[in-house]
RNA sequence: UCUGAUAAAGGUAAACCCCAAGUGAUUGGGGGACACAAAGCUACGGGUCAUAUCCGGAACUUGGAUAUAUGACAGCCGGGCUGCCGAAG
Numbered sequence: 001u002c003u004g005a006u007a008a009a010g011g012u013a014a015a016c017c018c019c020a021a022g023u024g025a026u027u028g029g030g031g032g033a034c035a036c037a038a039a040g041c042u043a044c045g046g047g048u049c050a051u052a053u054c055c056g057g058a059a060c061u062u063g064g065a066u067a068u069a070u071g072a073c074a075g076c077c078g079g080g081c082u083g084c085c086g087a088a089g
Base pairs, nucleotide, nucleotide: 002089011036012035016031017030018029019028020027021026034075040081041080042079044078045077046076047073048072049071050070051069052068053065054064055063
């Protein structure tokens, strides 16, 4: 340095339920634990999703396009930054 244990001390918290914000994706708080060794931070590349737009439709809903715009997701995959403990190898 790599790896990360039937170790120790701690940490985070999916689904679901309640409250709140948002058109929405989703987010914040409370409860709750499926999991996580970066499930800490970061939208840089890809991706997904929402709204707008476009197509279709008498129309709402639904459906299609995913080029463009604005957003969301870091617990989708990479990249970047930071980081506690340390058995055996």
c-di-GMP-I-GGC riboswitch aptamer from a bacterium, 89 nucleotides, folded computationally. Its Rfam family is "c-di-GMP-I-GGC riboswitch aptamer". Its family is annotated with cyclic-di-GMP binding in the Gene Ontology. The coordinates come from a structure-prediction model, not an experiment, and the mean pLDDT is 80.